[in-house]
Molecule: Purine riboswitch aptamer
Organism: Dielma fastidiosa
RNA sequence: AAUAGUAAGGUAUUUGUUCAUCAUAUAAGCUUCUGAUAAGGGGAAGCGUUUCUACCUGGCACCGUAAAUGCCGGACUAUGAUGAAAGCAUCUUUUUGC
Numbered sequence: 001a002a003u004a005g006u007a008a009g010g011u012a013u014u015u016g017u018u019c020a021u022c023a024u025a026u027a028a029g030c031u032u033c034u035g036a037u038a039a040g041g042g043g044a045a046g047c048g049u050u051u052c053u054a055c056c057u058g059g060c061a062c063c064g065u066a067a068a069u070g071c072c073g074g075a076c077u078a079u080g081a082u083g084a085a086a087g088c089a090u091c092u093u094u095u096u097g098c
Base pairs, nucleotide, nucleotide: 001014002013003012004011018084019083020082021081022080023079024078025077026054029047030046031045032044033043034042040063041062048055056074057073058072059071060070061069
């Protein structure tokens, strides 16, 4: 929030909100143009999803000055499925207000 019920309610059921896991998507990827140069390794656009958004980051390596990066790890978002009882006390953390 909906349905049932009631004179009206209480109430009951279902769904949603939150979190976790798994799965799917997408490979946190590819292509074109352009830019930098070991204190560097970027930028723009497009493609990619029965799909909105995103398309980065940390480290390691590699490239002896040239045009090219590679590898490993880490998510978010969308959808689906399954699961997570409630209350009280204490502690810690975060947020908000004063």